[in-house]
Molecule: FMN riboswitch aptamer (RFN element)
Organism: Paenibacillus contaminans
RNA sequence: GUGGACCUUCGGGGCAGGGUGAAAUUCCCGACCGGCGGUGAUGGUUCCUGUGAACCUAAGCCCGCGACUCGCUAAACGCCGUAUGGCGCAUGGCGACUGACUUGGUGCGAUUCCAAGGCCGACGGUACAGUCCGGAUGGGAGAAGGUCGCA
Numbered sequence: 001g002u003g004g005a006c007c008u009u010c011g012g013g014g015c016a017g018g019g020u021g022a023a024a025u026u027c028c029c030g031a032c033c034g035g036c037g038g039u040g041a042u043g044g045u046u047c048c049u050g051u052g053a054a055c056c057u058a059a060g061c062c063c064g065c066g067a068c069u070c071g072c073u074a075a076a077c078g079c080c081g082u083a084u085g086g087c088g089c090a091u092g093g094c095g096a097c098u099g100a101c102u103u104g105g106u107g108c109g110a111u112u113c114c115a116a117g118g119c120c121g122a123c124g125g126u127a128c129a130g131u132c133c134g135g136a137u138g139g140g141a142g143a144a145g146g147u148c149g150c151a
Base pairs, nucleotide, nucleotide: 001150002149004148005147006146007145008144009143010142017029018028019027031131032130033121034120035065036064037063038062043056044055045054046053047052060119061118069096070095071094072093073092077088078087079086080085101117102116103115104114105113123134124133125132
């Protein structure tokens, strides 16, 4: 340094205030929030004096991923059978599904910058939920570090 194996740790935020009502953080007014990787003209630092380089940082709605849900698959395990086997079960694998942006400005170049106005958010519960409770002390994209291997 990295194309391998393994281990450890980390890994999601948010209804203030008010209205109606017997009851709503669920309706109405209004408020608030934005996981991970990439891209990137922002901002910063350093080297340096090219008008460059390196590093850090910068998108909820651009590209992709994760979570939820569904389907297929039965290794292990369990049960049944004298037996080839049969049945059950997904935690592993594969697949499906999976939301939302415009206008103006600057500029060679921006759905990323600036300004303005918009829009989106699984399932179950409950007076209809992105924000409450629950599956979940779960899972997880991935991030950091370490050990071994390899070059």